Source information
Model confidence (mean pLDDT): 82 of 100. Predicted 3D model of a 73-nucleotide RNA (transfer RNA) from Flatbergium novo-caledoniae. Rfam family: tRNA. Rfam's curators write: Transfer RNA (tRNA) molecules are approximately 80 nucleotides in length. Rfam classes the family as a transfer RNA. RNAcentral holds the sequence, with entries from ENA.
RNA sequence: CGCGGGAUAGAGUAAUCGGUAACUCGUCAGGCUCAUAACCUGAAGGUCGUAGGUUCAAAUCCUAUUCCCGCCA
Numbered sequence: 001c002g003c004g005g006g007a008u009a010g011a012g013u014a015a016u017c018g019g020u021a022a023c024u025c026g027u028c029a030g031g032c033u034c035a036u037a038a039c040c041u042g043a044a045g046g047u048c049g050u051a052g053g054u055u056c057a058a059a060u061c062c063u064a065u066u067c068c069c070g071c072c073a
Stems, first nucleotide, its partner, number of pairs: 002071006010025004019056001027043005049065005
């Protein structure tokens, strides 16, 4: 150089052949308790690596590019 896989909330992971992003832990608030933990309820936090394109509509399809892992030589 070439090929394949991956990048999504603070952490770890989903998202069906395109239909408007979810779960667990964590954080914050409230409840419960003499109090803490546990438990219960609720909330905040994402422009889906970046930049373009296609489409009524893109995490998803196409192109380029950055980074990580693996394969080949």